Background: A computed fold for a 324-nucleotide RNA from a Bacteroidales bacterium, annotated as Bacterial RNase P class A. It matches the Rfam family "Bacterial RNase P class A". The family's RNA type in Rfam is ribozyme. Rfam links the family to the GO terms dimeric ribonuclease P complex, tRNA processing and ribonuclease P activity.
[in-house]
RNA sequence: AAGGUAGUUUGACCUGUCGCUGCCGCGAGGCAGAGGAAAGUCCGGACAGGGAGGGCAGCCUGCUGCGGAAAGCGCAGGUGGGAGUAAUCUUACGGAUGCCGUAACAGAAAACAAACCGCCCGAAAGGGUAAGGGUGAAACCGCGAGGCAAGAGCUCACGACGCCGUGUGGCGACAUACGACGGUGACGGCACCAGGCCCUGCAAGACCAAAUAUACUGAUGAUGUUCCUCGGAACAAAAUGGACGGCCCGUUCACAUCAGGGGGUAGGUUGCGAAGAUAAAUGACAGGAUAAAACAGAAACCGGCUUACGGAACUGCCUUACAU
Numbered sequence: 001a002a003g004g005u006a007g008u009u010u011g012a013c014c015u016g017u018c019g020c021u022g023c024c025g026c027g028a029g030g031c032a033g034a035g036g037a038a039a040g041u042c043c044g045g046a047c048a049g050g051g052a053g054g055g056c057a058g059c060c061u062g063c064u065g066c067g068g069a070a071a072g073c074g075c076a077g078g079u080g081g082g083a084g085u086a087a088u089c090u091u092a093c094g095g096a097u098g099c100c101g102u103a104a105c106a107g108a109a110a111a112c113a114a115a116c117c118g119c120c121c122g123a124a125a126g127g128g129u130a131a132g133g134g135u136g137a138a139a140c141c142g143c144g145a146g147g148c149a150a151g152a153g154c155u156c157a158c159g160a161c162g163c164c165g166u167g168u169g170g171c172g173a174c175a176u177a178c179g180a181c182g183g184u185g186a187c188g189g190c191a192c193c194a195g196g197c198c199c200u201g202c203a204a205g206a207c208c209a210a211a212u213a214u215a216c217u218g219a220u221g222a223u224g225u226u227c228c229u230c231g232g233a234a235c236a237a238a239a240u241g242g243a244c245g246g247c248c249c250g251u252u253c254a255c256a257u258c259a260g261g262g263g264g265u266a267g268g269u270u271g272c273g274a275a276g277a278u279a280a281a282u283g284a285c286a287g288g289a290u291a292a293a294a295c296a297g298a299a300a301c302c303g304g305c306u307u308a309c310g311g312a313a314c315u316g317c318c319u320u321a322c323a324u
Stems, first nucleotide, its partner, number of pairs: 001320010013288006020033005035295001039306002042304004047201004058197005063077005078093006094192001098190005116133002118129004141159002144156003160184001161182002164179006205270004214262001216260006223236006240254005
């Protein structure tokens, strides 16, 4: 220097003119006015309303440590697999030498059993053999020696792996050394273990409260007009009707009128914010430098995750080339 990789910051600013929304002000006017993701609505919380409680079942999460109210959250780290020369990226990981299940095609055989070719024994029938060949994504640990009819962890040395024990290092997951045991395939599921999980969501919910109708309570049961022989009649009107054995009073029921009055509705306030509720503002133009651009726009709040994004600045590391 080029390329790569991991990350951080920024997401325009100033002046003028004209506008929009909210608040303040008598007024002139003043002050405030979208994002890093306001997005997706994926996870968690707070708040609110509802549901006596607990257990079983079910569902979610699942390596370790720390942080965090919690999180399908963050940071750092561990082991195995994968990509890359590398920096680095990505993916899986509680749980048994246990149990169950699966393995297309090909292949004799896909897991405690198996003989297609080959090899060995045998006259043959047949038997032995997982060493060699062949099939397959995958074939019973590798390699050497012994052994054998030929072979084989059959035996042994060395190595790999698993599990157990001990020592050392680490908070830990783990790492590492030694010893004992096991001749040892892959993937998925399961008992069990630990933590978590009631439902609905700000159109949640709370307060005030009209007109009209009305639960409930109390009072009342009447009036007006016209006519005449002045005591009645007629008309209008919901202004009375029933029960208590016949009448009066009284009580009671219904109905009517008036007054009081609960709940619900319209509406208002609140929830609600140093942007902010109502179909809902946050803009346009000119100049400053020749350019203002990407993704995108609050609708109750908070913590995360995910996704989208033009340009600019900065930092660590890796590779290659050159110079000193």

Model confidence (mean pLDDT): 76 of 100.